[in-house]
Large-subunit ribosomal RNA, domain VI from an Opitutia bacterium, 267 nucleotides, folded computationally. The sequence was found in a public genome assembly. The coordinates come from a structure-prediction model, not an experiment, and the mean pLDDT is 83.

Context: one part of a larger RNA
């Protein structure tokens, strides 16, 4: 930009994409068959492997924003207590996210038309003959059926709802010019369930959208100080203690201001 007003909601669906898996076991039944050994068609029904989809409740990973514990070594004047830097110095856990090795869930059923094939009627050619003319079965494969995309499907669909003009110049008049500015949107801001940008979703004071504050979950694993005890290393008590990121919920302290754009063709 285009869908011939403009906008918001909901949709059909031409078109395309995806998916079609395989084994084992159990009954049927040690039946039919077989002399025996053996050993099913059909049917029903449980699992399991790859295969994809989605998720993080569980079992793990990883978490250089969290918390411990230690070695060097410089610094804060010493002591204690800290903090740089050494691959996060090194270990040991570990919250949200993301993730498989973890969880769930999927293929089905059914119908059409068919191919190799197998047939019914049946001439040509008194018989035959699935074919010549007309009828039928039958395949993990074809079309549907499942799912996902999806009117830029230029044949640009479809239903529902909202909307607004008014002023002033020229004109006889049609109209032309300029302003104004509805519905709904958009710039903008505050952010994330969203993301390469865009877009997409949520919120903008009628307000929890981010931050901060509280309080709670988790998570580390018992803080400094201070008291005992010990000749020290260090232990014991105050202490299930400190501390805390991304999780919860409450709370408007801070920031979401202001103002601007876009706006109607034919008949």
């Nucleotide at each position: 930009c285009g869908u011939u007003u403009g906008a918001g909601a909901c949709u059909u669906g031409a078109g395309g994409g995806g998916u079609u898996c395989a084994u084992u076991c159990u009954c049927u039944a040690g039946u039919a068959c077989g002399a025996g050994a053996g050993g099913a068609c059909c049917g029903a029904g449980a699992a399991u492997g790859a295969c994809g989809c989605a998720c993080c409740u569980c079992u793990g990973g990883u978490g250089u924003u969290c918390c411990g514990g230690u070695u060097g070594u410089c610094g804060c004047a010493u002591c204690a207590g800290c903090g740089g830097c050494a691959g996060c110095g090194c270990c040991g856990g570990g919250u949200a996210g993301c993730u498989a090795u973890g969880u769930g869930c999927g293929g089905c059923a059914g119908g059409g038309a068919u191919a190799a094939g197998c047939g019914c009627u049946g001439a040509a050619a008194g018989c035959a003959u699935c074919u010549a003319a007309g009828c039928g079965c039958c395949a993990a494969g074809c079309c549907c059926g499942u799912u996902c995309c999806a009117a830029g499907a230029u044949a640009a669909g479809g239903u529902c709802u909202c909307a607004a003009u008014c002023c002033g110049u020229c004109g006889c008049a049609a109209g032309a010019c300029g302003g104004u500015g509805c519905a709904a949107g958009g710039u903008c801001c505050a952010g994330g369930u969203a993301g390469a940008c865009c877009a997409c979703c949520u919120g903008g004071u009628u307000g929890a959208u981010a931050g901060g504050g509280c309080a709670g979950a988790a998570g580390u694993g018992c803080a400094a100080g201070c008291g005992c005890g010990g000749u020290a290393a260090c232990g014991c008590g105050u202490u299930c203690a400190g501390c805390u990121u991304a999780c919860u919920g409450c709370u408007a302290c801070u920031a979401a201001u202001g103002a601007c754009c876009u706006u109607g063709c034919c008949g």